Predicted 3D model of a 93-nucleotide RNA (THF (Tetrahydrofolate) riboswitch aptamer). Its Rfam family is "THF (Tetrahydrofolate) riboswitch aptamer". For this family Rfam cites "A eubacterial riboswitch class that senses the coenzyme tetrahydrofolate" (Ames et al., Chem Biol, 2010). Rfam's curators write: Tetrahydrofolate (THF) riboswitch was first reported for Ames et al. as an RNA motif in 5' untranslated (5'-UTR)regions of folate transport and biosynthesis genes in Firmicutes genomes. Its mean pLDDT, the model's own confidence on a scale to 100, is 76.
RNA sequence: GACAGAGUAGGUAAUGAGCGUUAAGUGCUUAGGGAUGGGAAGUUGCCCUAUGACGAAAGAUAUUUCUGCGAUUCAUUUACCGCAUCCGCUGAC
Numbered sequence: 001g002a003c004a005g006a007g008u009a010g011g012u013a014a015u016g017a018g019c020g021u022u023a024a025g026u027g028c029u030u031a032g033g034g035a036u037g038g039g040a041a042g043u044u045g046c047c048c049u050a051u052g053a054c055g056a057a058a059g060a061u062a063u064u065u066c067u068g069c070g071a072u073u074c075a076u077u078u079a080c081c082g083c084a085u086c087c088g089c090u091g092a093c
Stems, first nucleotide, its partner, number of pairs: 001093001003091003010081004014076005019070003028052001030050005038087003058067003
């Protein structure tokens, strides 16, 4: 010097434990804030707060359990996916 590659936040699936079904949560709008490969820098991704609109699947039963349902929550594990740009890192030349 040129070539190849790895790694973030997080996502999907599986498993387990919960929550709701007397409707919270999820998804959506708007505003504000935050974190995010080793460094710089940042958002199309993620999280938090406020706000507005929309809005649901129950059934059985031995009466407290079971089967469902919810763009439901958390954890774990493995698999797969996973940061434009510059530098760095690894490999081989």